[in-house]
Molecule: SAM riboswitch aptamer (S box leader)
Organism: Mangrovimonas sp. ST2L15
C1' cells in the first nucleotide's frame, strides 16, 4: 500500500517561524486567506479508537484520561452514482453505493 471492522450533522485554541495559498482526487459551486493560507515548532484543549478500572447476559455497558494515535472553520463545506417518495416545471426529502478521513486488527 492492499484488505477487514467501526465511526464520521456533536466537540475543541493561542503563541512563534513562515509568506500565498487552502478547503483529499476530478468537475461544478461556494467559502476561508496579507485582519496572514499551507507547512514546521511550543503550549493548551476536544474526543474516547486502542488503553486503564468495574460490572458482565462474553459482547457489551459505565466510569477514567496516565500512555499510543487522532483532531481543534463551514455535515466528510455542498453536489456528482443508484433506488424510493413528494413535486405542474423546476426542485426537494430519505436510504444506499463509490470515494475519502480516523482508529484497531491482519499483513
Nucleotide at each position: 500500500a492492499u484488505g477487514u471492522u467501526a465511526u464520521c450533522a456533536c466537540g475543541a485554541a493561542a503563541g512563534g517561524c513562515a509568506g500565498a495559498g487552502g478547503g483529499a482526487c476530478u468537475a461544478g459551486a461556494c467559502c476561508c486567506g496579507u485582519u496572514g493560507a499551507a507547512g514546521c515548532c511550543u503550549u493548551a484543549g476536544c474526543a474516547a479508537c486502542c488503553c486503564u478500572u468495574u460490572a458482565u447476559u462474553c459482547u457489551u455497558a459505565a466510569a477514567g484520561a496516565a500512555g499510543g494515535u487522532g483532531c481543534u472553520a463551514a455535515a466528510u463545506u455542498c453536489u456528482a452514482c443508484u433506488c424510493u417518495g413528494a413535486u405542474u416545471u423546476u426542485u426537494u426529502a430519505g436510504a444506499g453505493a463509490c470515494a475519502g478521513a480516523u482508529a484497531a486488527c491482519c499483513c